[in-house]
RNA sequence: GCCAGCGUAGCUCAGUGGUAGAGCAACUGUUUUGCAACUGUUUUGUAAACAGUAGGUCGUCGGUUCAAUCCCGACCGCUGGCU
Numbered sequence: 001g002c003c004a005g006c007g008u009a010g011c012u013c014a015g016u017g018g019u020a021g022a023g024c025a026a027c028u029g030u031u032u033u034g035c036a037a038c039u040g041u042u043u044u045g046u047a048a049a050c051a052g053u054a055g056g057u058c059g060u061c062g063g064u065u066c067a068a069u070c071c072c073g074a075c076c077g078c079u080g081g082c083u
């Protein structure tokens, strides 16, 4: 230098023209429960289960379109291949 793939929430990823989502993590609450602490007993902490909340200019800029995370172009970054 050329080619291909990838870039979406703190992390791992889905969604591929028509309302941006899941799991984990974070925060709040509830509870018949386990464990621990306290002695105040309708107590506290922690774990678990359940319910909920918050978190995004969808890498950047432009274009196409009534409408773009999605299609097109350029650029940036990462990964791999070729020379």
Stems, first nucleotide, its partner, number of pairs: 001082007010024004018066001026053006033047005059075005
This is a predicted structure of an 83-nucleotide RNA (transfer RNA) from a Candidatus Parcubacteria bacterium. The coordinates come from a structure-prediction model, not an experiment, and the mean pLDDT is 81. It matches the Rfam family "tRNA". Gene Ontology term of the family: triplet codon-amino acid adaptor activity. Rfam classes the family as a transfer RNA. Rfam's curators write: Transfer RNA (tRNA) molecules are approximately 80 nucleotides in length. The organism belongs to Candidatus Parcubacteria, within Bacteria.